[in-house]
């Protein structure tokens, strides 16, 4: 980098360094930012995907299943705003000039687990 799969309206920031950008990409919008952006470091925190663990089910037994929990922070991850919003398709309503609102889906992306 590619594929499969699950989740994505919850949650959780201080200090140091740095010195102008940042919110993935493109476009539009809207925001954050010299009351200090990104990046890096330290410390702290959040969370339950994997791991751990309790109960349950299956079973001769389970290392199997994953229904309900716990929160030990070990492996990752995350700590402005819904993945900040929209973009493509469908439905409904309104308007009637392909526009607005609501809902659903797709695509793209992020993270985990797995595969090649």
């Nucleotide at each position: 980098c590619u594929c499969u799969u699950a989740u994505c309206g919850a949650g959780a920031a201080a200090g140091g360094u740095g010195g102008a950008g940042g919110g993935a990409u493109c476009a539009g919008g809207c925001c954050c930012u010299g009351u200090g952006a990104a990046g890096c470091c330290u410390u702290a925190g959040c969370a339950a995907c994997c791991g751990c663990u309790u109960c349950g089910g299956u079973u001769c037994a389970a290392u199997c299943c994953g229904g309900a929990g716990g929160a030990c922070a070990g492996g990752u991850g995350c700590u402005a705003a819904a993945u900040c919003c929209u973009g493509c398709c469908c439905u409904u309503u309104u308007g009637g000039g392909u526009a607005a609102a609501a809902g659903g889906g797709a695509a793209a992306g992020a993270u985990g687990a797995g595969a090649a």
Description: A computed fold for a 116-nucleotide RNA from a Balneolaceae bacterium, annotated as SAM riboswitch aptamer (S box leader). Lineage of the source: Bacteria > Pseudomonadati > Balneolia > Balneolales > Balneolaceae. It matches the Rfam family "SAM riboswitch aptamer (S box leader)". Gene Ontology term of the family: regulation of gene expression. Its mean pLDDT, the model's own confidence on a scale to 100, is 78.